[in-house]
Context: one part of a larger RNA
Molecule: large-subunit ribosomal RNA, domain VI
Organism: Clostridia bacterium
Parts: sequence; structure tokens; C1' cells
RNA sequence: CGUAGGAGAUUUGAGAGGCGCUGUCCCUAGUACGAGAGGACCAGGAUGGACGCACCUAGGGUGAAUCAGUUGUCACGCCAGUGGCAUGGCUGGGUAGCCAAGUGCGUAGUGGAUAAACGCUGAAGGCAUCUAAGCGUGAAACCAACCUCAAGAUAAGAUCUCCCAUUCUUUAUGAAGUAAGACCCCUUGCAGACUACAAGGUUGAUAGGUCGGAGGUGGAAGUAUGGUAACAUAUGCAGCUAACCGAUACUAAUAGGUCGAGGG
Repeated sequence: CGUAGGAGAUUUGAGAGGCGCUGUCCCUAGUACGAGAGGACCAGGAUGGACGCACCUAGGGUGAAUCAGUUGUCACGCCAGUGGCAUGGCUGGGUAGCCAAGUGCGUAGUGGAUAAACGCUGAAGGCAUCUAAGCGUGAAACCAACCUCAAGAUAAGAUCUCCCAUUCUUUAUGAAGUAAGACCCCUUGCAGACUACAAGGUUGAUAGGUCGGAGGUGGAAGUAUGGUAACAUAUGCAGCUAACCGAUACUAAUAGGUCGAGGG
């Protein structure tokens, strides 16, 4: 820009893409077969590998804004307590998120038309013949089915709901202000390179803060007691705590602006 008014939702599916794999064991059955050695088809069941998709409940990895321990040195006047630097100084843990090595699921079943092949009926050619007319069975391949996208599918589809017939002029496929609605702008994230998408903008829990909780760390500082002391014990499941779960308008989403129908 188009989809013969302007919008907000919900859809149909022309078409396109994806998927498509396979082992072992048990049973049938030591049966059929075979002198024996050996050893099935068909049918049923169990469990794996590879590949794909999703997820983080559990067990794990990471987790440079979290907790603790600790060495050297410098600073806060000193002690104590802290902070800086030294690969995040080093070491031991670890929430959310992300992840695979972890977890779950799938590659199944079915239908149609077929290939090779196997058939029925059947002439040409009194017989025979699956074929010439006609009718069947039949494969991971094909078409569906399953998953995803999809009306720019210009043949531009469908359904539901909302908005209204204003003003100006040079009367035009004109211009202006509006409606429903949308955007700018702002707070953001389960989204994300930007954009887009999604949640919100005071009639508000969108983010931060605060409060409570979960989870993590592992027993803070100070004081008291014991010990010559290092240190230990008590106060005390202590103190501290990121992304998680809630609550709460304290802070910031203020104010405002722009676009947007008049037709057949």
C1' cells in the first nucleotide's frame, strides 16, 4: 500500500515445512523342519540405543551482586570489629535463572491408491492363460493421518462484536475536527540484537523500596563464664541473605500530545 467505511477479537485451510530409524530378551517352542548338529515363520509381551521436542519436581553443573573460613599487606588513632588490594586473593557451600550428564514424552496405530509379486473370472486362440474387458491381495517408498506455519490464497475467504452519519470549501477519489480504537510517552519482563510480543500506567500491584515467608549459609556483634593462652561454652536454629512466593501505594508509571469512518 492492497484486501470497496473505520476498528477489536475468533477462525477456515489453498499451500508449505517437519516427523519417518533400530537392537536385545521372554513366550509361542526346543515346537514345525532335520538322521543329527542345529533351529524357525506367524502371533503376543518386556526392555534398550540413536535421534527429536519440552522441562527443572528430584539427583547434579554453573551460579563475578549470597553466606562462611583463611593468608599477606594497607587503611579506619590503638584493642576489638570492619573495609580495600592480591586470578572473584585462596578455600568450602549455594537461591533464582540457564543447562545435560538429569526428568518426561514422541518416532505408534490406522485408512486410501499402488510397485515387484501372488491371484479370481476370462477371451482373442472351442483347450490353456493374472489381462485384452472386469475384480482382488500386496511395501519403511506415495496420498492422508500426527506436529508446526499459513488469506499478499491479489480468487486477498468466514464468524462475532463495537463506532457513527459532524463541519468547511474551489464539489473533489477534497480538507478539518471527532467516534470506536490505536499510537507517542512512561513502569516493566515469562519477551527480546533493534523492532516485535506480553504485563501495566493512580478506577493502579508494572518495577523499585518496605514488611512477612521460602531457600542458602551455619551459630553474628556485644556481653558473661571457664582456661596462663590459643580457644571453648551460654545468650541464640543466632546473625546475614541475589534473581524465588506473597502482602503493602512509600517512590516512579504525572501531565499531555498525535493518528483514526462519512461510503455502495